[in-house]
This is a predicted structure of a 109-nucleotide RNA (SAM riboswitch aptamer (S box leader)) from Paranoxybacillus vitaminiphilus. The prediction has a mean pLDDT of 82. It was read from a public genome assembly, where an Rfam model found it. Its Rfam family is "SAM riboswitch aptamer (S box leader)". Rfam describes the family as follows. The SAM riboswitch is found upstream of a number of genes which code for proteins involved in methionine or cysteine biosynthesis in Gram-positive bacteria. The SAM riboswitch acts at the level of transcription termination control. The predicted structure consists of a complex stem-loop region followed by a single stem loop terminator region.

RNA sequence: UACUUAUCAAGAGCGGCGGAGGGACUUGGCCCUAUGAACCCCGGCAACCUGCUUGUAAGGAGUAAGGUGCUAAAUCCAGCAAAAUGUGAACCAUUUUGGGAGAUAAGGU
Numbered sequence: 001u002a003c004u005u006a007u008c009a010a011g012a013g014c015g016g017c018g019g020a021g022g023g024a025c026u027u028g029g030c031c032c033u034a035u036g037a038a039c040c041c042c043g044g045c046a047a048c049c050u051g052c053u054u055g056u057a058a059g060g061a062g063u064a065a066g067g068u069g070c071u072a073a074a075u076c077c078a079g080c081a082a083a084a085u086g087u088g089a090a091c092c093a094u095u096u097u098g099g100g101a102g103a104u105a106a107g108g109u
Stems, first nucleotide, its partner, number of pairs: 003107006013042001015041002021032003025079001027078003043071003047068003050064005075101001080098007
């Protein structure tokens, strides 16, 4: 790494460094960026584990920030399928649902 479970519409800098990219992708859009991208440092947030306090039949709530993590835009939107609405139908658009993929945590071979 495979695999399992859970969650992913909230939250988080006008700092330093660096010097051209970045937003997962075989992909299509759209967006951020020399008014300074990625990385790294500091700061911050509080998703999971954990500590403490508390509560329920079960679920939970608060707090701390130790372990991971995160710190533009819903996982930025879509991608596969189905349904609904708009139109007489198709195309197209919008919405909803279910999958797939991804990310994170805990477990685990």